[in-house]
RNA sequence: AACGAACGCUGGCGGCAGGCCUAACACAUGCAAGUCGAGCGAACCCUUCGGGGUUAGCGGCGGACGGGUGAGUAACGCGUGGGAACGUGCCCUUCUCUACGGAAUAGUCCCGGGAAACUGGGUUUAAUACCGUAUACGCCCUUUGGGGGAAAGAUUUAUCGCCAUUGGAGCGGCCCGCGUCUGAUUAGCUAGUUGGUGAGGUAAUGGCUCACCAAGGCGACGAUCAGUAGCUGGUCUGAGAGGAUGAUCAGCCUCACUGGGACUGAGACACGGCCCAGACUCCUACGGGAGGCAGCAGUGGGGAAUAUUGGACAAUGGGCGCAAGCCUGAUCCAGCCAUGCCGCGUGGGUGAUGAAGGCCCUAGGGUUGUAAAGCCCUUUCGGCGGGGAAGAUAAUGACGGUACCCGCAGAAGAAGCCCCGGCUAACUUCGUGCCAGCAGCCGCGGUAAUACGAAGGGGGCUAGCGUUGCUCGGAAUUACUGGGCGUAAAGCGCACGUAGGCGGCUUGUUAAGUCAGGGGUGAAAUCCUGGAGCUCAACUCCAGAACUGCCUUUGAUACUGGCGAGCUUGAGUUCGGGAGAGGUGAGUGGAACUGCGAGUGUAGAGGUGAAAUUCGUAGAUAUUCGCAAGAACACCAGUGGCGAAGGCGGCUCACUGGCCCGAUACUGACGCUGAGGUGCGAAAGCGUGGGGAGCAAACAGGAUUAGAUACCCUGGUAGUCCACGCCGUAAACGAUGGGCACUAGGUGUGGCGGGUGUCGACUCCCGCUGUGCCGAAGCUAACGCAUUAAGUGCCCCGCCUGGGGAGUACGGCCGCAAGGCUAAAACUCAAAGGAAUUGACGGGGGCCCGCACAAGCAGCGGAGCAUGUGGUUUAAUUCGACGCAACGCGAAGAACCUUACCAGGGCUUGACAUGCACUGGAAAACCGUAGAAAUACGGUCCCCCUUCGGGGCUAGUGCACAGGUGGUGCAUGGCUGUCGUCAGCUCGUGUCGUGAGAUGUUGGGUUAAGUCCCGCAACGAGCGCAACCCCUGUCCCAUGUUGCCAGCGUGAAAGACGGGGACUCAUGGGAAACUGCCGGUGACAAAUCGGAGGAAGGAGGGGAUGAUGUCAAGUCAUCAUGCCCCUUAUGUCCUGGGCUACACACGUGCUACAUUGGCCGGUACAAAGGGCUGCAAACUCGUGAGAGGGAGCGAAUCCCAAAAAGCCGGUCCCGGUUCGGAUUGAAGGCUGAAACUCGCCUUCAUGAAGGCGGAGUUGCUAGUAAUCGCGGAUCAGCAAUGCCGCGGUGAAUAUGUUCCCGGGCCUUGUACACACCGCCCGUCACACCACGAAAGUCGGCAAUACCCGAAGCCGGUGGCCUAACCCGCAAGGGAGGGAGCCGUCGAAGGUAGGGUCGAUGAU
Repeated sequence: AACGAACGCUGGCGGCAGGCCUAACACAUGCAAGUCGAGCGAACCCUUCGGGGUUAGCGGCGGACGGGUGAGUAACGCGUGGGAACGUGCCCUUCUCUACGGAAUAGUCCCGGGAAACUGGGUUUAAUACCGUAUACGCCCUUUGGGGGAAAGAUUUAUCGCCAUUGGAGCGGCCCGCGUCUGAUUAGCUAGUUGGUGAGGUAAUGGCUCACCAAGGCGACGAUCAGUAGCUGGUCUGAGAGGAUGAUCAGCCUCACUGGGACUGAGACACGGCCCAGACUCCUACGGGAGGCAGCAGUGGGGAAUAUUGGACAAUGGGCGCAAGCCUGAUCCAGCCAUGCCGCGUGGGUGAUGAAGGCCCUAGGGUUGUAAAGCCCUUUCGGCGGGGAAGAUAAUGACGGUACCCGCAGAAGAAGCCCCGGCUAACUUCGUGCCAGCAGCCGCGGUAAUACGAAGGGGGCUAGCGUUGCUCGGAAUUACUGGGCGUAAAGCGCACGUAGGCGGCUUGUUAAGUCAGGGGUGAAAUCCUGGAGCUCAACUCCAGAACUGCCUUUGAUACUGGCGAGCUUGAGUUCGGGAGAGGUGAGUGGAACUGCGAGUGUAGAGGUGAAAUUCGUAGAUAUUCGCAAGAACACCAGUGGCGAAGGCGGCUCACUGGCCCGAUACUGACGCUGAGGUGCGAAAGCGUGGGGAGCAAACAGGAUUAGAUACCCUGGUAGUCCACGCCGUAAACGAUGGGCACUAGGUGUGGCGGGUGUCGACUCCCGCUGUGCCGAAGCUAACGCAUUAAGUGCCCCGCCUGGGGAGUACGGCCGCAAGGCUAAAACUCAAAGGAAUUGACGGGGGCCCGCACAAGCAGCGGAGCAUGUGGUUUAAUUCGACGCAACGCGAAGAACCUUACCAGGGCUUGACAUGCACUGGAAAACCGUAGAAAUACGGUCCCCCUUCGGGGCUAGUGCACAGGUGGUGCAUGGCUGUCGUCAGCUCGUGUCGUGAGAUGUUGGGUUAAGUCCCGCAACGAGCGCAACCCCUGUCCCAUGUUGCCAGCGUGAAAGACGGGGACUCAUGGGAAACUGCCGGUGACAAAUCGGAGGAAGGAGGGGAUGAUGUCAAGUCAUCAUGCCCCUUAUGUCCUGGGCUACACACGUGCUACAUUGGCCGGUACAAAGGGCUGCAAACUCGUGAGAGGGAGCGAAUCCCAAAAAGCCGGUCCCGGUUCGGAUUGAAGGCUGAAACUCGCCUUCAUGAAGGCGGAGUUGCUAGUAAUCGCGGAUCAGCAAUGCCGCGGUGAAUAUGUUCCCGGGCCUUGUACACACCGCCCGUCACACCACGAAAGUCGGCAAUACCCGAAGCCGGUGGCCUAACCCGCAAGGGAGGGAGCCGUCGAAGGUAGGGUCGAUGAU
C1' cells in the first nucleotide's frame, strides 16, 4: 500500500459497487423451461349457430442455451500461434422438387392388476408421427461399366412450412510448435507399449479398436511416481525486473448425490432426461415405490464470517409461436449489511470579566479557551407540505409519487475511535509498588512510572477508528536487473576424464541466433491519455494509445553459430643438456637399543619435585668380547629439493612417471573447465598369513590427590613392521578450485642458459623456471593480500543463505564391521558470528617501586585483667559501623542527667517557634498538703508604659501549626574513609583511522615523581608531582621581662640584689643548599657516583597539602533536606530500671611470667602543657588515700611538679619465689541530692592463672624500634590500661628482588565488560514439551493378479413374436425387424500378496 475480510468501540445522509473464501455437508417449501390448436384427432365449455374458448394425448421445436460450482484435472486442460482429414438445427445465399399410395398408434371407450408409483388386455381413430413406390438439377459410391438415395402439409388469400442441393456466416470436433507449481530422501518408465501393413469404427485424422509383423518409444533439457492446483484476460504490490493472486466482470474447461452406461438428437453421453450399481433421505397396505438446490430465495449444520422464502417481465436478451401472446429467480429493480470506494453534513460570524467548573501550580499564576454563555446570521442533509420526470417509438414503467424542483419550521435531529518512552506527531498529576498490568521491536512496573490504571491536556484520523489475519514492499535477506565463499555461512582431500559450457588468426559461403522494414494476430472489459454524462467525485460512456507476445514475409551480415579452405602465436611432437628424499622392486651398510653366552667385578641399581612399585648376593647396575633379532636411518639438513594431493630422507642396482633450460624442424586449434563417473588418498581401524628389537592405546602396580578411572614412575598387550585385500576419513590448511591475460619495484635462495671482466675458478649484468621475505597502485569490514593477488578482466566447476536441533533422524547407496556418502523436520533462541578498540584479568612476559619479602628487633596468638564486638539472655539489654577500609569505632568520660531503650504514672496548640481571634493580669518565685516524681490543690506575693485608642510582657481558650534520634545514605547536600602522597588523569589544535579510537602520554636514558633530557606527526596546555606554608637543625641582626649571668660590685645562701646584652633562651626579621665547585661515568644531554667546603648535600628531618576517578563504601542518630509515615501519639514530662546481663567466640590493649630482675635507702638530668566554679605552696594531722590551712598566681614571675628509667649503696639467689598480682575479706578516704544494681582511691589481709606461648600473624630502616616517665582534652567524680601530645635512654639489620602482598609503565592472550568474587561445561533429582525408534494395532490412497459380473453398446443366434415391402385368390411363405438366449468389453463388489502415506503403541 492492499483485502470478497472478521473482531472491539462508535454510528447522520446519499450515490456507486460488493456480499458462504468453511461442509462439492444434508436439504422442508415455493418458484427457476416451456411453447405451438396456423401439424393431428378427440373431449369439454360458450355461442348471436357464423363461430369462439380451454386443454390431457399424438406430433414439432426448445429442455446441449441461459443460470450455478471449482470436486476432479499438471492435461493439448488453459494461453498463444499455426494446421487438415470433419460436422453443423435455427439464419443468409444458389438451384431443384413438393407426385402416388399404405399400415399403425396414443388419446377416447370397455374389461382388469396395484396401497401407491404405475400398468396389462381388447375395440376404434388422426396427422407436418411411421412406411413403400415414383422422380433426381445437383449429391453420394464406383472397377467409370454402373449403382444408391427424398419430401408434408396448414390455410380463403397473403404467407408459413417440407425434401434434395450450392456457397457462406457463426458454432463445434480433431492435430501440432511454444509456454504453464513443488519434490531426485521418486531414476528408471512403457506391452496397445512405439512403428508398419490390413481391416473395423467415427462426422473426421489417428492403436481409437482388432489381426499380423518389427522391437521399438520416453527419460538427467528430469521420464515415471508423489504432493498441490481449475487455466486465462486480469487483480494487488513494486522505480522496474519481479513476487503474490485468479472473488465480483469477461473467455475457455470441468462437474451436477457417488461410480458406470448408453439412448434421443444438428448438437449431450445431457444440473431441474433415461438405465444400472452404491450410499443416504422419504412414502408404504412390506409386495413395492419416490428423490437429488454446486438454479433463485430459504432451512439445518460447519464457521471468525457473508443478505429477502421481495417486485416485475416496463427495459435488455432467450425459448416457442404467422401472430396476439405465453414462459423466463436470465435480467431489471427493490430489501438487508459502514463490507469497500466516493461525496455531504453535524453549523457560520462576533464574542475577554480571558466567566464558572475541571486540571496543574514555584500559590504569583497557567491551561482547557473564542472554547462556552450572550448577540447577529444561514438552512445543506434530515423532517413536513406541494409539484413531478427521462428511462418508451402511438401504446405498455416493476423501480416510484423515486430522481429533481418549490415552499415551511427551527441551530434545530446528527461524533467518535486510537494514540502521546524511542522508532513516531503528541506531557503532566494522582493511584499502584516486579503487584495489577503493558508490549510490534527495544523494553516498562521492585515508593517520586511522560511506558501499567485514571484524570486533565495534547496528537492523529474521522462516520468511522483501532486490532487480528493474509499478500507485496522495505529485503541487494535467493542478488536476471542486483550478492557472496582466506578469518563472518560458503572451495569437493587430490587428479584423470564423459556429457555439457566456453574457445586463437585469415578468408569464402549460409543466414539459425541478431538487427531493420512490411503483413496477420494479440476478444471485450481493465490500466494509461484526451474528451463527454450524472450538481462534483466515485461511477459510466466515446475516442486514442497500449497490450513489451506469437506467426509470417522481405532485406542486412559486423558479431555468435553451421559448412568449406588456409595459417601458426595456444597445445603437442622431435633433438641436445640438467637437477631432484618423485614412484616400484631387489640387494646391502654402520651406529644405537634390547636379548643371549662368556669374562672382570660387588652392593646396590633404576626412577623422581620427592618417592615407591621394579631389578639385584641365584651376582644386578657398571665394564669387555662374541652372537642374534627387529626397526629406524644421526651429522649432511637449508622458509633447500621432488610430487596432483596424501606424502617422500643411509647406500647400490634395475625398471619407471613428471618437470626445467637451449635448439631446430614437424602437426595445425588437436584447447580450457568438467555435472555424473573412475582412480589415488595421512593416521587410526578391519580381514588372512607372517614378524615383533624399541615404543606403546587397553590393562596392572607405585606415587600425587579431598578423590585421581589423569598428568609423573615401573611394567605391558593389541598396534606400530612385511605381503595381499578392505576402509575413504582429517585443522586432507595457504582454512585461499582450475585455466589464460594484464598491472611499480627491492632483496634472498634452488635449477638451467647467455653476456662481461683476466682462459678456468670466481665476480658482475641479463633471461627463463621454482621457492621465500618486504613493499607501490589497487582491493578488503578490518586484519591483511599485493606478478606465487585476496588487484584488473574472461571461461568453467563446486559451495553458502540466522544460531541451536544436526552433519543428527528417517529413507536410499556403499562397507565384514567400525562406519561413510546423501540429508530433513518438529521444537527452541534474539541472537550466534567476524575483525578491530578501550579497559579489566592471567598459577603470560619485560622493566620498576613499597617494612612487600628477605636480614633484624620487639610483639600478638597461650595466662589474668581492661575494653569493643558477635552470640545468647532480657520488659529493655537504644541505635549505627561488618574483609583490608567494622570491632579502646561514633563515645575527648552511660550512677541521675546524658538516653534515643523498657515498665509504670501524667499532658494534648503541646517541652520549643511564628501568626490570628477572644478572655485575663498575672506568670515566675517562696511556703504548705498529697504523691515515687511529673503534677494537682491551697496560701504568701502580685505587672509595666500610655497620646486612654492601645502597646509591651505573660497566662488561658480556639484556629493555623508545632514535634518525631520514626523509614528511606539505593532519592540527596555536606562531610568522611579507601585505593594512595600511588604518579597518574585529561584537554585544545593538528595528524592517522570508515569507526570505536590512536597519536601526544609510546621509545632511549634518568628520577621519589608524566622529574628532567634526547628522539619522535605532533605542538602546546590544564588538574596532579615539585615549589610556595608551618615545625625543627646552623649562623647573623633587633629587642631584653617575668627569661639569662661571662666579666664588675653587694650578699650567709639562692641571678637574691646593683647592673649587663656577651651567652642560653624568648619573640620578630634575615642569611644559608643551588649538583653552585672539582673529578669519573654518560650521548657534548638530563642525570648519576666520588670528593672538597659546610651546621646541613643531592628532597637535610618532620608536618600541612590527597588529581581524574573507584567502592549505589560510611553517615537521614552532628547538621541540612525530597518523599513516605505518626498526630490524646512513633510527640512531650516524670520516677525507677536498662545501655554495666554471661555457657561462650573474636579483635584491640594493660600487667606479667622475672636476676639486663624484684625490693629498700640515697642521689641527678627534661620537654610540653594546664590553672579563678581553678592550680594551690609553706606549715600541721593521718601508715595512706586524704584532711586542715591558705602564701602566691588569670601566670617565661606562683602552683600542678615528685620526672622515671639512670647512677650509688644494700638485700634477695632460681623456688610459682621477696617473681606475678587476679580474686576475696575487713577497715577507710573522696566526689556527688544519691555510689545497691553500677564510681575511683587508700591501708591491712588474701596471693589465682602464669615458668615466654600451636597453626598462624603485626609493627618498625634512626634519634627509628624498644624502653622510661610527664602533660592535656572530656570531666562533679570516674571504670583512661583508651586517645592526643611531650621529652629521657637508645639499638639491630638490609647480601638482595627468586618468592608472598599491594602498586606503576610497556607488551601479549582473552569466549571477561556487574570486568576472574568474571565467564562457563557435563552428570544427577523433579515437572513439562517436541521429535525418532519400538512387539504391534488401526486406517487412507494408487496399482497388480484372479473371481463375480449390473446396465448398456457391439457381435452371434434368434426353433418364439412380427402391421407397412414382395409372392400368393387365400392359407401361407419370403425379406426385414424384435423379444429371448449366448459371447467380448464392462462399474460396483469379493479374494490375495505386495507398495505407499498417515494415526496410534508399553517402553

Background: The prediction has a mean pLDDT of 87. The RNA shown here (small-subunit ribosomal RNA) has 1403 nucleotides and comes from an uncultured bacterium. Its Rfam family is "Bacterial small subunit ribosomal RNA". Rfam links the family to the GO terms ribosome and structural constituent of ribosome. The RNAcentral record of the sequence draws on ENA.